[in-house]
RNA sequence: CGGCAGGCUUAACACAUGCAAGUCGCUGGGUAAAACAGAGCAAGCUCAGAUGACAACCGGCGCACGGGUGAGUAACGCGUAUGCAACCUACCUUCUACAGGGGGAUAGCCCGGAGAAAUCCGGAUUAAUACCCCAUACGAUUAUUGAGACACAAGUUUCAGUAAAGAAAGUUUCGGCGGUAUAAGAUGACUAUGCGUUCUAUUAGUUAGUUGGUGAGGUAAUAGCUCACCAAGACUUCGAUAGAUAGGGGCCCUGAGAGGGGGAUCCCCCACACUGGUACUGAGACACGGACCAGACUCCUACGGGAGGCAGCAGUGAGGAAUAUUGGGCAAUGGAGGAAACUCUGACCCAGCCAUGCCGCGUGAAGGAAGAAGGUCCUAUGGAUUGUAAACUUCUUUUAUAUAGGAAGAAAUACAGGUACGUGUACUUGUUUGACGGUACUAUAUGAAUAAGCACCGGCUAACUCCGUGCCAGCAGCCGCGGUAAUACGGAGGGUGCAAGCGUUAUCCGGAAUCAUUGGGUUUAAAGGGUCCGUAGGCGGGCAAUUAAGUCAGAAGUGAAAUCCCGUAGCUUAACUACGGAACUGCCAUUGAAACUGUCAGUCUUGAAUUCGGUCGAAGUGGGCGGAAUGGGUCAUGUAGCGGUGAAAUGCAUAGAUAUGACACAGAACACCGAUAGCGAAGGCAGCUCACUAGGCCUGACUUGACGCUCAGGGACGAAAGCGUGGGGAGCGAACAGGAUUAGAUACCCUGGUAGUCCACGCCGUAAACGAUCAUUACUCGUUAUUAGCGAUAUACUGUUAGUGACUAAGCGAAAGUGAUAAGUAAUGCACCUGGGGAGUACGAUCGCAAGGUUGAAACUCAAAGGAAUUGACGGGGGCCCGCACAAGCGGUGGAGCAUGUGGUUUAAUUCGAUGAUACGCGAGGAACCUUACCAGGGCUUAAAUGCAUAAUGACAGGUCUGGAAACAGAUCCUUCUUCGGACAUUUUGCAAGGUGCUGCAUGGCUGUCGUCAGCUCGUGCUGUGAAGUGUCGGGUUAAGUCCCAUAACGAGCGCAACCCCUAUCUUUAGUUGCUAGCAGGUAAUGCUGAGGACUCUAGAGAAACUGCCCGUGCAAACGGUGAGGAAGGUGGGGAUGACGUCAAAUCAUCACGGCCCUUACGUCCUGGGCUACACACAUGCUACAAUGGCCGGUACAGAGGGCAGCUACCCCGUGAGGGGAUGCAAAUCUCAAAAGCCGGUCUCAGUUCGGAUCGGAGUCUGCAACUCGACUCCGUGAAGCUGGAAUCGCUAGUAAUCGCGCAUCAGCCAUGGCGCGGUGAAUACGUUCCCGGGCCUUGUACACACCGCACGUCAAGCCAUGGAAGCUGGCGGUGCCUGAAGUCGGUGAUCUUUUUGGAGCCGCGU
Repeated sequence: CGGCAGGCUUAACACAUGCAAGUCGCUGGGUAAAACAGAGCAAGCUCAGAUGACAACCGGCGCACGGGUGAGUAACGCGUAUGCAACCUACCUUCUACAGGGGGAUAGCCCGGAGAAAUCCGGAUUAAUACCCCAUACGAUUAUUGAGACACAAGUUUCAGUAAAGAAAGUUUCGGCGGUAUAAGAUGACUAUGCGUUCUAUUAGUUAGUUGGUGAGGUAAUAGCUCACCAAGACUUCGAUAGAUAGGGGCCCUGAGAGGGGGAUCCCCCACACUGGUACUGAGACACGGACCAGACUCCUACGGGAGGCAGCAGUGAGGAAUAUUGGGCAAUGGAGGAAACUCUGACCCAGCCAUGCCGCGUGAAGGAAGAAGGUCCUAUGGAUUGUAAACUUCUUUUAUAUAGGAAGAAAUACAGGUACGUGUACUUGUUUGACGGUACUAUAUGAAUAAGCACCGGCUAACUCCGUGCCAGCAGCCGCGGUAAUACGGAGGGUGCAAGCGUUAUCCGGAAUCAUUGGGUUUAAAGGGUCCGUAGGCGGGCAAUUAAGUCAGAAGUGAAAUCCCGUAGCUUAACUACGGAACUGCCAUUGAAACUGUCAGUCUUGAAUUCGGUCGAAGUGGGCGGAAUGGGUCAUGUAGCGGUGAAAUGCAUAGAUAUGACACAGAACACCGAUAGCGAAGGCAGCUCACUAGGCCUGACUUGACGCUCAGGGACGAAAGCGUGGGGAGCGAACAGGAUUAGAUACCCUGGUAGUCCACGCCGUAAACGAUCAUUACUCGUUAUUAGCGAUAUACUGUUAGUGACUAAGCGAAAGUGAUAAGUAAUGCACCUGGGGAGUACGAUCGCAAGGUUGAAACUCAAAGGAAUUGACGGGGGCCCGCACAAGCGGUGGAGCAUGUGGUUUAAUUCGAUGAUACGCGAGGAACCUUACCAGGGCUUAAAUGCAUAAUGACAGGUCUGGAAACAGAUCCUUCUUCGGACAUUUUGCAAGGUGCUGCAUGGCUGUCGUCAGCUCGUGCUGUGAAGUGUCGGGUUAAGUCCCAUAACGAGCGCAACCCCUAUCUUUAGUUGCUAGCAGGUAAUGCUGAGGACUCUAGAGAAACUGCCCGUGCAAACGGUGAGGAAGGUGGGGAUGACGUCAAAUCAUCACGGCCCUUACGUCCUGGGCUACACACAUGCUACAAUGGCCGGUACAGAGGGCAGCUACCCCGUGAGGGGAUGCAAAUCUCAAAAGCCGGUCUCAGUUCGGAUCGGAGUCUGCAACUCGACUCCGUGAAGCUGGAAUCGCUAGUAAUCGCGCAUCAGCCAUGGCGCGGUGAAUACGUUCCCGGGCCUUGUACACACCGCACGUCAAGCCAUGGAAGCUGGCGGUGCCUGAAGUCGGUGAUCUUUUUGGAGCCGCGU
């Protein structure tokens, strides 16, 4: 762009306007309009119905068709198949017969009147195919007679006769057309019947004209259709009645089918026409464009009255998410009228609008890589992609545009002519007729020229990147996405899908075996009724026969057309359409078959029942009896408590309890036996005994002969609690009281105690009424136990029947499990289920005295709820085990003063981080400046540092001076090297900067902790549907998943252990700076020297320890031993070493790094300040509180380290810190360099000769500089504190405790810290109950961010949903009552009329 189709699904809501049913003059009286022959004259007016015609009228036919809608209707409405011996049918066709005579009106027209109008009234006059009367009647109708046929009869029917009442219309061109009656056909309609036709039982009973009969009326016709009388029936669980919803079918959508959903277009039927009712006319209507009445609504009005009905076609308003033109034409098809021409036809044929659907076509094709530019992205000097895409070259012209040509659909009729026999009929020739439409189609011309969008891109599901946003904005069909790196939001680039469309929404089917007939389930997921009996119903044993209902086969009728399918044909193709075939799986009648089911009638015994004998039991009902215990009573003995609990108290008791003894009493329950047992339908049943009743089982045989199984509704039974009436009441014991416990304790515990528990009678009717497993029947490997029988001689053993249990095979099952007592394999019947919650609730019904039971929803809400099993985690679950975990000890902390860190507060700043254990003497192994990140102020902007390139200069640096707090700024002095290439330095410009700014929840690395705990895994195999398991569990053992044994596991890895280092013993090698026994020398003295390697020591290499040996236990592993040997003994001691993982643990401020942020500043330089503040709180330490001590004097012994801007011997000075000299040592050589201890003296229990804070003064040292803010020394001062509350920490041997020493950092040091070193050197561990932490096994789980989990209830606020609510208001239905229109029918009908009818009026019924 074209073709073909479709187009108010809502308000059967209301409708302006136009059109949709008229026609016939060949029925008639006639002539309003416009023609016309004609006539008259005023010459443009009047007359004129004779004519073609024709308004209105009489009359005929039509208007009951066609067209619309689906409100009502659950119905013989529809569908299908039959019947009509119970009926009608205009027009059409055929047959037969006929049409004679007469009469009075009336519309119209004319005149008059009422009224606004609609319309009406009166008078005069007139026609007919209008109306009436008489005649005729083959046939038809009714009555009757005769004969025949059928029939038991009633009667039905055929033929013949008699009687009665009834018909008609004309017109003409003379051919006809029409009229009347009868019979038949065709068509159409009415009517009856079988079968089929939605949901609700929370609708179970309905019905009085109701059901039937007789008679009458009525109808076209049957009939309670109507009426009178009579009878009491009729329908219904195979669902009546009631309610809800709905037009039905052919067909349409979907589906493999069976089904499920629908009833648009087209066709058939029905119903309706503003709502309700009614009849008239007519062949046909109770009538869409007719009438009457009532009602509502709208309109007109002169207020007195009138008019109207789009669910016809257009169109309007309204409603709605939503559905078209107030178009053309009767050319075709069809319809009405007509003799016809013709008229009418919103039926119909066409056109218009709408991407609403289906179908077809196009928007170009071929070439074209510099893979252009631009865009986008990236790992970015470059690449990828858009993309052969474009540009460019060549080609084509469907379509659009323009021009030209141009259909089919048309054949009839009519007219004219011709042929066949006679103006008619049939055929034929010519002429005439096209809304669509100058449309389809064809040709020519120009030129890629006129033509692409929509959705999507996380998975399902084809298609990915960037930016923006930052749980915001938003997306979303389900899962879900978004909290700073979003393929999920928004945009962009790219891609994918479909394409003149593409998405969304709604609805239906499918998938959904998710209502399961095909084709599901019920132990635990939803689901077996509490149990039994039993009615209807369903199902039912063997044999032979009968029948033919089911069943099967053949063949007849029907199953409208269209649709679907197949074939062919027509539009260029297709969609679409036409023709032919097949099909329509159905219904009905018929013929046959007889296996199966059924029917009928026989027979059988195995199902079932019955009988004889035996046997069993807590089976039931009623009665009698018994002992123990308990309680209270009486008497007695006896004295102070009893009782009770975790511990107590309430309670009882000197008025004599408890305890003990005797006697009598009361009620309830029945120890032992006793069980994994028995009985019963279930609920349930227990001392003994008697009576009655029922049942099971076993053996054998007789009898009956399928009598059976199940069971909706129904009936009976039915624990406990509860209810009613009357008894009874010992113990126990809801409620209640008191005492305890507790935060509370309306509980658990204790002391009391009422109903109740018990009996009789009557209700209730439910339970986790459970085997969470319905009843019956049959079949299907085994092992074992037991109860009751039977057989064999029998207490063993074995077989068998019926029970009761355990284990198990196959099978089944989601698994757990089940497994002859099935949850296996089959059959029959019943019950029940269909996501969770709401809810077993509400309403209704029913039962109950009540409590309450039975039946049993919906709104709303969620995306799950649930089952079984698995791995973890957890438990105030269990078992086993370990650890300075507790216990046993020793010493601390918590109290004091001070130091350090943290919180808090303060501040311009008190930089930042670390925060339970696992932060807090931590990052920091050393803040006066620096550090330094913080604050204030002053400076710089390619910058404080580095690299490259470019250009310039020979400076820069340095010295001096000035300003300044300094940085910095200014002045001045001095001013390069060179192999001439350049180097060096500074400056300029450019490119790279810089950030202790943010994010440790984007990261790497490193670290803490569980924990040096013994665990964590894998391969292969095996088991399981799977998640997973096994191994790794079990029995032992160990520090250890260490090892052994056992074992569907066998092996292996990371961890443990060992290998490594230090230390303890020995050997050997080597002896300097170390050592010195012997030899020699020397000194005041000293390994000082020669010398030596013996020793110590140093530092290399080895040895040594392995449960190796012995004894005992044990299978072994291993354990025990005051064993031997050995320096060391069972890991000798210590260190390093930290599995898989956990804590989004810590760190972006060590470092590195993604992203974000700042760029004359969040960068950088400088000065000063701050990090050192101080009401307070905490943590970690130091020093103490003293006599195991302080002070003074004398005296002895380490190890490991450090040292040249250093450690410093020694000497001198100083009280001292230190100062001045001086020597050795880059170190086993020199040096720093010991204390507790030991010996002696003093102090004598005190705030002290303890303790040393604080403060004053004077100094020393480091350093540019000790004010904020250093350490040390001396003199003086002399605070708190007399061993520390609740609580809490460390330590198991060279350990704790105690004593000093060294080192790193470092100018110095706030170090009492940290990391090392040695000296002296204890106590205790019964043991694993408890606290904490951990490991293994097992168990429960509703937990899995895993108990710091999960979950439950109340309250607050609100009122979205639902319910209630004083009230207010509307709709529908049933029944009763009142008024009662139109109309039909009946009665009456003074009066009117042609006197036969008919009519006004009145009465009855009643919507």